[in-house]
Context: one part of a larger RNA
RNA sequence: UCGUGUUUAGGGAACUCGGCAAAUUAGCCCCGUAACUUCGGAAUAAGGGGUGCCUGCCUGGAGAUCAGGCAGGUCGCAGUGACAAGGGAGCUCUAACUGUCUAAUAACAACAUAGGUGACUGCGACUCCGAAAGGACUUGUAUAGUCACUGAUUCCUGCCCAGUGCGGGUAUCUGAAAACCUGGUCCAACGGGAAGAAGGACCCGUAAACGGCGGGGGUAACUAUGACCCUCUUAAGGUAGCGUAGUACCUUGUCGCUUAAUUGGCGACUUGCAUGAAUGGAAUAAUGAGAGCUCUACUGUCCCAAACACGAGUCCGUUGAACCUUUUGUCCUAGUGCAGAGACUAGGGACCCCUAUUGGGAAGUGAAGACCCCGUGGAGCUUUACUGCAGCCUGUCGCUGGGCUACGGCGUUUCUUGCGCAGGGUAGAUGGGAGGCGUUAUAUCCGUUCCUUUCGGGGAGCGGGGAGCCGACGAUGAGACACCAUCCUUGUUAUGCUGUAGCUCUAACCUCUAAGGGACAACGGUAGGUAGGCAGUUUGGGUGGGGCGCCACACCCUCGAAAAGGUAUCAAGGGUGCCCAAAGGUCGACUCAUGCGGGUCGGAAACCCGCAGCGGAGUGUCAAAAGCAAAAGUCGGCCUGACGCGAUCGUGCACAACAAGCGAUCGCGAGACGAAAGUCGGGUUUAACGAACCAAUAUGCCCUGUUGGUGAGGGCUAUUGACGACAGAAAAGCUACCCCGGGGAUAACAGAGUCGUCGCCGGCAAGAGCACAUAUCGACCCGGCGGCUUGCUACCUCGAUGUCGGUUCUUUCCAUCCUGGCCGUGCAGCAGCGGCCAAGGGUGAGGUUGUUCGCCUAUUAAAGGGGAUCGUGAGCUGGGUUUAGACCGUCGUGAGACAGGUCGGUUACUAUCUAAUAGGGGUGUAUGGGGUCUGCAGGUAAGAAGGAAAUAGUACGAGAGGAACUUUCCUUCGUCGCCUCUGGUCGAUCGGUUGUCCGACAGGGCAUUGCCGAGCAGCCACGCGAUAAGGGAUAAAAGCUGAAAGCAUCUAAGCUUGAAACCCGACCUAAAAAGAGACCCCGUUAUAGGGCACCGAUAGAAGAUCGGAUUGAUAGGCCCGGGAUGUACGCACGAAGGCAACGACGUGUUCAGUCCGCGGGUACUAACGCCCG
Repeated sequence: UCGUGUUUAGGGAACUCGGCAAAUUAGCCCCGUAACUUCGGAAUAAGGGGUGCCUGCCUGGAGAUCAGGCAGGUCGCAGUGACAAGGGAGCUCUAACUGUCUAAUAACAACAUAGGUGACUGCGACUCCGAAAGGACUUGUAUAGUCACUGAUUCCUGCCCAGUGCGGGUAUCUGAAAACCUGGUCCAACGGGAAGAAGGACCCGUAAACGGCGGGGGUAACUAUGACCCUCUUAAGGUAGCGUAGUACCUUGUCGCUUAAUUGGCGACUUGCAUGAAUGGAAUAAUGAGAGCUCUACUGUCCCAAACACGAGUCCGUUGAACCUUUUGUCCUAGUGCAGAGACUAGGGACCCCUAUUGGGAAGUGAAGACCCCGUGGAGCUUUACUGCAGCCUGUCGCUGGGCUACGGCGUUUCUUGCGCAGGGUAGAUGGGAGGCGUUAUAUCCGUUCCUUUCGGGGAGCGGGGAGCCGACGAUGAGACACCAUCCUUGUUAUGCUGUAGCUCUAACCUCUAAGGGACAACGGUAGGUAGGCAGUUUGGGUGGGGCGCCACACCCUCGAAAAGGUAUCAAGGGUGCCCAAAGGUCGACUCAUGCGGGUCGGAAACCCGCAGCGGAGUGUCAAAAGCAAAAGUCGGCCUGACGCGAUCGUGCACAACAAGCGAUCGCGAGACGAAAGUCGGGUUUAACGAACCAAUAUGCCCUGUUGGUGAGGGCUAUUGACGACAGAAAAGCUACCCCGGGGAUAACAGAGUCGUCGCCGGCAAGAGCACAUAUCGACCCGGCGGCUUGCUACCUCGAUGUCGGUUCUUUCCAUCCUGGCCGUGCAGCAGCGGCCAAGGGUGAGGUUGUUCGCCUAUUAAAGGGGAUCGUGAGCUGGGUUUAGACCGUCGUGAGACAGGUCGGUUACUAUCUAAUAGGGGUGUAUGGGGUCUGCAGGUAAGAAGGAAAUAGUACGAGAGGAACUUUCCUUCGUCGCCUCUGGUCGAUCGGUUGUCCGACAGGGCAUUGCCGAGCAGCCACGCGAUAAGGGAUAAAAGCUGAAAGCAUCUAAGCUUGAAACCCGACCUAAAAAGAGACCCCGUUAUAGGGCACCGAUAGAAGAUCGGAUUGAUAGGCCCGGGAUGUACGCACGAAGGCAACGACGUGUUCAGUCCGCGGGUACUAACGCCCG
């Protein structure tokens, strides 16, 4: 010193983020007990009283070493006497509760929960596991099971279905494969069409589904506010509630209460950045190792520390690791340096070694930084990223069969239908044809029913009736009827094949088998839809870190660019991603802008004439630069060279290479214009753009099945379609659950540089100050200093320099808050204001907040500002920030995010060197020692401040008020010392007492020293004592004499004063002060002196120091003194009672007994011996 315990006077939370820790309380009996309440609780509420032992008696009980009670007696500071054993109360938040959780940093408000609600599910259920077989739920059955949300109870749960989901519907649209129809010279590929499932479009419903729930303006007879009105707009515009909240940025909102003081708490208000109703809203008794606040009790948390016990440390013996270690002969200051040096430079310091202690430095050790950035690194998670896959829905085919009905398609069959006009009239087409039909009853005709209709009629059936009817001929007309054959159209009968829908059967098939289901389902193939359930991946670059922003990512012009060329930045100023069939080619003609003069309406500007007019216009473009006058501008004529195929060069890309694109020149061909020479491969020049794959189109040509043809495919050429991240991947996010590799190539802290900002100072002096710039205040403008703020830079550190605040402790600066000395004053005095010198000392306590800061309270002489890695985590703390859990608001579809709020949340290290504080050993100091000094040098604050009294009610002042020099006495703080007093401790000691054990007594052990009372010495503070004056040289300032400058002047020479600062004085250390000191004494041939060992303490971690050592009081013992405790054991007597035995206890013996680290005395015991020199 640490750990664990014990105790502390006075104060009593002043400590601190916070009463953390500790203390208080405590058992049992009796009394008594509030708000609130879900009537159960709250409640051991709170708050009081009692409690031992002995004697006798009573009651219950069979009885007890049982339980309960009454009356007396009696002791102590204290009777649950030790052990064991709730501190209490109030307000708020939150979760209803008991329960669960991150094994090893989170126990919570998170999870769960009973209760509420919704969805799905009829059992071979839904859901889940599995490839399947099979299995769970379940030997359950809707009062059941599964899924999801909410989270007891009470009062409630508003509006919105536009979006996204989910459910339902569906006339219409869309919608794959197979099948169908059709084209395809036959087939096929292939093309086209129709029909059409799920799904989608569309419609409806649904919010206790995901979710959402506005803005502007005006208005009432003070003002304010706005019941009211207007307007825009939405799917609907937030209702009841609650509200500065665990949600409120501003914010420490405002008011009230609480406090001396409150960023806290509570109650209100409420404009709510960004509350709000089962993502549940509000209230709520009880409960909580949950969060905040207050009161009371209590206390060493603190003021302000102290003492003690045990353990560790220290010392001795034995045993004996690890971390760490480039080299190390391992000082300080300043500088330098990759900008933070023991090793470099300069100066200073500095003999060698050991021990204990401290933890300033070694940007200490530990861990290839977890923050940040980078990597065409990884992983986990999400989704309306990309691409897929399970699963599910649906169509179709197979397994897969029989029958029936309805409605279709095709074929065959029966019958039937057919109206332009004209014609007696309902003429399908063509051919044959002159007769056909009928009395068996179906002729005409009459009645009636049905079908059809062009409304005239036609056809069929039934009844009556009973013999004729139709055609040819003629008329009409394109065509002539009876009858027969074939065919078309319309319908119909029967039938075959087939499709759709439905019903049915049983034999496939299923099976939980009296049975049931059934060609469905299941299973398999195939096709469409859906599909973060699952998987693989992507998610650009630049960048004064990254992100956000932007594009400086492809091009063009000017400037930067430094007179060749070239040249960077998220430098400065701009532009492009087109346009034009004329705005192109050619030939010809003309001259613009503007000004002046003149001219009907006519004006500043219309049109005409004239003169001047180097471009002041125009040149497609809202780029700029260059260029341009019988033109490159303007107008007109004719045209399409805005050509085909090639070559070369340039630019792109300076001086190597490099694609597209762009430009220039030339050859061949075909043209336009022009009389011709000639010009023309777009626009006066420099921008106006895109590889391969793939697809489409075009033109021809070539190739592909054994041949020919159709079709199809491939190739060559050209054009079009785009990659703007523009030499061109196919592509969204989160990570605080994170990981790896790297980076000080790059951020956050700190350092460094800079100093805009910040702080301070100055120059000038407009102004105000009644007049007056400068007593005081001081604008505009200008110049510095500092390195505290905030920036900027990215130089050191990413194989790690621990990050805010507090605390502890030290040092330093001065731009001085106080104290000291001065000057000015708009200084009478007192009190102030401003300035100069001055850093010796001081600069405190509280409330709120994590705060630094700030605000506030009461004091004070004053409550100064800064630095030291924003001094200080190998010193502490851990409240804040900044991991993992969780809640709220906001944002996001989501995973998640938030310099937004909130609750909770591991702080490692045995010290090698250096440094520092102490204590020792050795060497040196030219012979060995002992003693006494000097004091170079270093250190200290050893003092600092205040109050009162006298001066003095004086000076001053009209008064009110009201000093000073000097002297005295106190106080506070600091420092040093001490223990007589006071107080604390006191595991020396003495006493009381509980439980238990040693059989009882006596005397003891254990229970924190068991607890309690007292307490000497010692150690301490809360106690006591001490804590100068003066001298020297100066600062600001005040002066003397005094020139330069005949004066003046404190100065230039000279001289005198002048402060808590400086140097002495005072005190402490100090011959290792290498200049190593001085003086005295002893010793040097047997001594001076010293040491070990021994007995010890005025000393002490170990060493050391001091005393003693028989010629001795050094320690122990003994005796005496002094002191602590408080009256011992034993015996005698008394004692409430009791018949007695007995009996707590009391009195006497007894100021007793016991004890003592103190003082004095006394050799009884122990101080025996050895070595160096």
Large-subunit ribosomal RNA, half B from a Methanomicrobiales archaeon, 1173 nucleotides, folded computationally. Model confidence (mean pLDDT): 82 of 100. Lineage of the source: Archaea > Methanobacteriati > Methanobacteriota > Methanomicrobia > Methanomicrobiales. Rfam family: Archaeal large subunit ribosomal RNA. Its family is annotated with structural constituent of ribosome and ribosome in the Gene Ontology. The full RNA is in RNAcentral, with records from ENA.